Source information:
A computed fold for a 542-nucleotide part of an RNA from Blautia liquoris, annotated as large-subunit ribosomal RNA, domain I. The coordinates come from a structure-prediction model, not an experiment, and the mean pLDDT is 85.
[in-house]
Context: one part of a larger RNA
RNA sequence: AGCGCAGGGUGGAUGCCUUGGCACUGAGAGCCUAAGAAGGACGCGGCAAGCUGCGAAAAGCUUCGGGGAGGCGCACACAGCCUGAGAUCCGGAGAUAUCCGAAUGGGGAAACCCGCAUGAGCAGACCUCAUGCAUUCCUACGCCAAUUCAUAACGUAGGGAAGGGAACCGGGGGAACUGAAACAUCUAAGUACCCCGAGGAGAAGAAAGAAAACUCGAUUUUCCAAGUAGCGGCGAGCGAACGGGAAAGAGCCCAAACCAUGGUGCGUGCACCAUGGGGUUUUGGACUGCAGGAGGUACUUUCUAACUUAGCCGAAUGGUUUUGGGAAAGCCAUCCAAAGAGGGUGAAAGACCCGUAGGCGAAAAGAAGGAAAGACCGGCAGGAUCCAGAGUACCACGAGACACGAGAAACCUUGUGGGAAGACGGGGGGACCACCCCCCAAGGCUAAAUACUCCUCAGUGACCGAUAGCGCAUAGUACUGUGAAGGAAAGGUGAAAAGGACCCCGGGAGGGGAGUGAAAGAGAACCUGAAACCCUGUGUUU
Numbered sequence: 001a002g003c004g005c006a007g008g009g010u011g012g013a014u015g016c017c018u019u020g021g022c023a024c025u026g027a028g029a030g031c032c033u034a035a036g037a038a039g040g041a042c043g044c045g046g047c048a049a050g051c052u053g054c055g056a057a058a059a060g061c062u063u064c065g066g067g068g069a070g071g072c073g074c075a076c077a078c079a080g081c082c083u084g085a086g087a088u089c090c091g092g093a094g095a096u097a098u099c100c101g102a103a104u105g106g107g108g109a110a111a112c113c114c115g116c117a118u119g120a121g122c123a124g125a126c127c128u129c130a131u132g133c134a135u136u137c138c139u140a141c142g143c144c145a146a147u148u149c150a151u152a153a154c155g156u157a158g159g160g161a162a163g164g165g166a167a168c169c170g171g172g173g174g175a176a177c178u179g180a181a182a183c184a185u186c187u188a189a190g191u192a193c194c195c196c197g198a199g200g201a202g203a204a205g206a207a208a209g210a211a212a213a214c215u216c217g218a219u220u221u222u223c224c225a226a227g228u229a230g231c232g233g234c235g236a237g238c239g240a241a242c243g244g245g246a247a248a249g250a251g252c253c254c255a256a257a258c259c260a261u262g263g264u265g266c267g268u269g270c271a272c273c274a275u276g277g278g279g280u281u282u283u284g285g286a287c288u289g290c291a292g293g294a295g296g297u298a299c300u301u302u303c304u305a306a307c308u309u310a311g312c313c314g315a316a317u318g319g320u321u322u323u324g325g326g327a328a329a330g331c332c333a334u335c336c337a338a339a340g341a342g343g344g345u346g347a348a349a350g351a352c353c354c355g356u357a358g359g360c361g362a363a364a365a366g367a368a369g370g371a372a373a374g375a376c377c378g379g380c381a382g383g384a385u386c387c388a389g390a391g392u393a394c395c396a397c398g399a400g401a402c403a404c405g406a407g408a409a410a411c412c413u414u415g416u417g418g419g420a421a422g423a424c425g426g427g428g429g430g431a432c433c434a435c436c437c438c439c440c441a442a443g444g445c446u447a448a449a450u451a452c453u454c455c456u457c458a459g460u461g462a463c464c465g466a467u468a469g470c471g472c473a474u475a476g477u478a479c480u481g482u483g484a485a486g487g488a489a490a491g492g493u494g495a496a497a498a499g500g501a502c503c504c505c506g507g508g509a510g511g512g513g514a515g516u517g518a519a520a521g522a523g524a525a526c527c528u529g530a531a532a533c534c535c536u537g538u539g540u541u542u
Stems, first nucleotide, its partner, number of pairs: 001541009015527001016492002020464002022461007029453002031164002039100003042055003046078001050074002061094006070082003105114003115133007135161008168199001169197005179186001183233001209216002220247005230238002251445003254389001258277008282423001283388004287382004295377003299374006307366003311360003317333004322329001334351002336340001342354003394418007404430001425440005479486002499526001502513004
């Protein structure tokens, strides 16, 4: 030195565990903000670095409820206090709420600096405190240039906006990798991404629709139709509708004609404007007559049940000189069950604790369903005249969007140019024409069924169990980067600290005794403690 055996060290695999995750289900909640948000900075404790809570009234204040013996957060020590005159704690409502931040008096290198006006403390000044003072839009009013009238500008008051939000929604822009076994049309995909906007949903929505039968009757979502009809370098691929079933169900308001009132135009007899009435459809309305009402409502106000936000009651077991450190285990005997879900307790408990089944409960706040009142809506006939959304429909050219790639390419949107009719009118039925049928554009609103889950509660898992499961058993921390940004590792003594008094060696670290404990080979570098690696002893070989 090799190999073998034995014993150790190191190391932290494995097993067991779970405070944490993951996915989903059922409910709820779904916007916050100039009455200052989201997010932060700095402070507040007897001692106080971090987290949590709170805000100079600072781990808190007031009040109304709950609750009933301990309490002064995580946080186990010391000191000092509070509490049956009901504390701590839980819930409702309120008060306070520094500074930054849309940040809004001005400035600014965020959490800082500097003001003006009025008022208070003061006789006054200084100082301190309180309130107000940004911009922009709308409405109303005032005042007023060049410039005569006028207007711009300026000012005052009352309202609104501004910023944030995980995903979901609408809109404006809009890729490439990729696939086509290359690649260009095509695909990926109107996806990713950027911007704007809305809200608990958003969008769409009461037919200028769909159709072709005995027609249907807003929109949305879903199952089928159907991977069909089609589109397509007819490649890769893309991919409907009609119709049927289901969820939900709701319809309305303007513009105009006409009437009334008021006003403007300095062209005097017309035009226009504002307000109110009227009216809203496929034939209707105005207009002229006649009637005077059944009913309805998504608007306003008031009231209010369930329910939610604390809680409460809640059955039934004993023995054991069995084992053990410990009984919930074993044995013996018994009981409850609308409760044998689950968790805890020194091991394995229906009957020990918390609970569970089943019941009960709110001073206060929320809450949708409901009710009442108000307000609003809500008829028939005639048919002469008037009205019925214009740079619109439509056409041409160029695009986009329709499942549809220019195609026979309609329908929808519109950049450029042209440009109607007007109810004896107009649009559509996939080029176009005729007949026939359907509908009424160029104004607007509209719940529900639908999408999503930052968040709350309850629950579930042939989901994970610390290299797994979220990146985090917590941490967006430590650390890296000028920055945008990137981004860890790290769990387990024991039933209970009973966390080793005291003695010895040592400068200490550490160790040996002693003691605790079931165990210390559980001693905090702490459950188990594999392998690599290191060492000691021994056998054997050289």
It matches the Rfam family "Bacterial large subunit ribosomal RNA". Its family is annotated with ribosome and structural constituent of ribosome in the Gene Ontology. The RNAcentral record of the full RNA draws on Rfam.